The part of an RNA shown here (small-subunit ribosomal RNA, 5' domain) has 524 nucleotides and comes from a metagenome.
Context: one part of a larger RNA
RNA sequence: GGAUGAACGCUAGCGGCAGGCUUAAUACAUGCAAGUCGAGGGGCAGCACAGGUAGCAAUACUGGGUGGCGACCGGCAAACGGGUGCGGAACACGUACGCAACCUUCCUUUAAGUGGAGAAUAGCCCAGGGAAACUUGGAUUAAUACUCCGUAAGACAAUGGAGUGGCAUCACUCAGUUGUUAAAGUUACGACGCUUAAAGAUGGGCGUGCGGCUGAUUAGGUAGUUGGCGGAGUAACAGCCCACCAAGCCAACGAUCAGUAACUGGUGUGAGAGCACGACCAGUCACACGGGCACUGAGACACGGGCCCGACUCCUACGGGAGGCAGCAGUAAGGAAUAUUGGUCAAUGGACGCAAGUCUGAACCAGCCAUGCCGCGUGGAGGAUGAAGGCCCUCUGGGUUGUAAACUUCUUUUAUUUGGGAAGAAACCCAUCUUUUCUAAGGUGGUUGACGGUACCAGAUGAAUAAGCACCGGCUAACUCCGUGCCAGCAGCCGCGGUAAUACGGAGGGUGCAAGCGUUAUCC
Numbered sequence: 001g002g003a004u005g006a007a008c009g010c011u012a013g014c015g016g017c018a019g020g021c022u023u024a025a026u027a028c029a030u031g032c033a034a035g036u037c038g039a040g041g042g043g044c045a046g047c048a049c050a051g052g053u054a055g056c057a058a059u060a061c062u063g064g065g066u067g068g069c070g071a072c073c074g075g076c077a078a079a080c081g082g083g084u085g086c087g088g089a090a091c092a093c094g095u096a097c098g099c100a101a102c103c104u105u106c107c108u109u110u111a112a113g114u115g116g117a118g119a120a121u122a123g124c125c126c127a128g129g130g131a132a133a134c135u136u137g138g139a140u141u142a143a144u145a146c147u148c149c150g151u152a153a154g155a156c157a158a159u160g161g162a163g164u165g166g167c168a169u170c171a172c173u174c175a176g177u178u179g180u181u182a183a184a185g186u187u188a189c190g191a192c193g194c195u196u197a198a199a200g201a202u203g204g205g206c207g208u209g210c211g212g213c214u215g216a217u218u219a220g221g222u223a224g225u226u227g228g229c230g231g232a233g234u235a236a237c238a239g240c241c242c243a244c245c246a247a248g249c250c251a252a253c254g255a256u257c258a259g260u261a262a263c264u265g266g267u268g269u270g271a272g273a274g275c276a277c278g279a280c281c282a283g284u285c286a287c288a289c290g291g292g293c294a295c296u297g298a299g300a301c302a303c304g305g306g307c308c309c310g311a312c313u314c315c316u317a318c319g320g321g322a323g324g325c326a327g328c329a330g331u332a333a334g335g336a337a338u339a340u341u342g343g344u345c346a347a348u349g350g351a352c353g354c355a356a357g358u359c360u361g362a363a364c365c366a367g368c369c370a371u372g373c374c375g376c377g378u379g380g381a382g383g384a385u386g387a388a389g390g391c392c393c394u395c396u397g398g399g400u401u402g403u404a405a406a407c408u409u410c411u412u413u414u415a416u417u418u419g420g421g422a423a424g425a426a427a428c429c430c431a432u433c434u435u436u437u438c439u440a441a442g443g444u445g446g447u448u449g450a451c452g453g454u455a456c457c458a459g460a461u462g463a464a465u466a467a468g469c470a471c472c473g474g475c476u477a478a479c480u481c482c483g484u485g486c487c488a489g490c491a492g493c494c495g496c497g498g499u500a501a502u503a504c505g506g507a508g509g510g511u512g513c514a515a516g517c518g519u520u521a522u523c524c
Base pairs, nucleotide, nucleotide: 001524002523003522004521006520007519008518009517010516013376014375015374016373017372018371019369020368021334026332027331028330030329031328032327035076036075037074040073041072043069044068047067048066049065051062052061053060054059083287084286085285093211094210095209096208097207098206099205102204103203107200108199109198110197111196112195113194114193115149116148117147118146125138126137127136128135129134154181155180156179157178158177159176161174162173163172164171165170185192186191213259214258215257220250221249222248225247226246227245228244230242231241262284263283264282265281266277267276268275269274289310290309291308292307293306312323313322314321315320340366342365343364344363348362349360350359351358352357379410380409381408382407389401390400391399392398393397416460417459418458419457420456424451429446430445431444432443433442434441435440468513469512470511471510472509473494474493475492479508480507481506482505483504489496490495
């Protein structure tokens, strides 16, 4: 000098863009953060409407027939999105390659199929237990839930044969035999589904080389350890696991042990080499009160799922139960220190749905904070009696503050006020037209904005609404007076202060930065 997720002191007009618990992965009140589909199903608790009954009427009762739909069965999603950096020195990460050892819901393309039967169960109803959480028994009913039969193109397995390729246990191709294995329906129509197979796409799994921390005041470490053979297991390879056999394997090119740490793209600085860092944004990993375990599923050993143990908190009728903010807000605590219990699904994206749409603290916005960067303003021109006042001096006077002020005139960014007022929106969808067998494609019109009456534009008024902070001995730009008298104090280093202090305190003046300026901390 530059830099910061900064803090502290004094000060403070506005806007744009960004950033905002670095500490206790401490504990959490309250609300919200993952639902959706009635075009899978039985149904109808609540709302509304036909209809029905009673009544002159108001109205009352009824009413799955309809719009819809609580709870329930079922499907898909909940493995994404969001958070944090505990652990981990490891194929965790980065990079390059490999799998002749693998999986992949949804999506795209292609091909083929979609026949029949059955037993239940939730809900509803009845009866009970419990303070509650919840739960027991009986009866009854449905499905795209479940089970069985049939078909088997294709796929898979076994089997023997032929051919091609390869370093290889092998891979591929061809024809054959035997065996195993499918399905679900809905709808007014169109259509949407379901099953099987192949290929693609996407997402994952596994392996290997190389690379990047510290310590030798850590020198030997290792028995599933290293390899083989055979098995178990997995989507798949493998001591991943097991039986047997051999005795290997790693290590001063640093094994093992200990300490520290999420890694990277990058960020800061520097001429570079390097050094330091890894907030925000993006990719990967790990974790979800501490520890362990599996279930479901295409995918988890699952933040807002389950079971067990533990610690803690809460409820209780004392018998027993409930919970997990490292989601968004918010609270307490800790700390030098870090924001609102806000708005909207309008856009982008996601889940579900044919769709309308519903949900979405993802996201987009708004609020708070000079935390940073950038921009703008606090006025411009004229104006000498060089006014008054202050300060200084060699004191009837002079110098300086100083064109500074007053005064004259101009302008109006900003502030105030009045009026106008966006883009972000085009789709889906609705209506209609054209092409078209249906579908689908295209055209035209309509609908939809949280931010927000915001940005922006125009007018009105009037210099009106707006300057501080640090320093002035040398380094280092900037000097005098008064007070003090080794006192009070200053200080980054050298050093100032003991009666003429440009170094302390005040004043006048000056210098530097400026809505900031200084100090502290840390890095180069």

Its mean pLDDT, the model's own confidence on a scale to 100, is 86.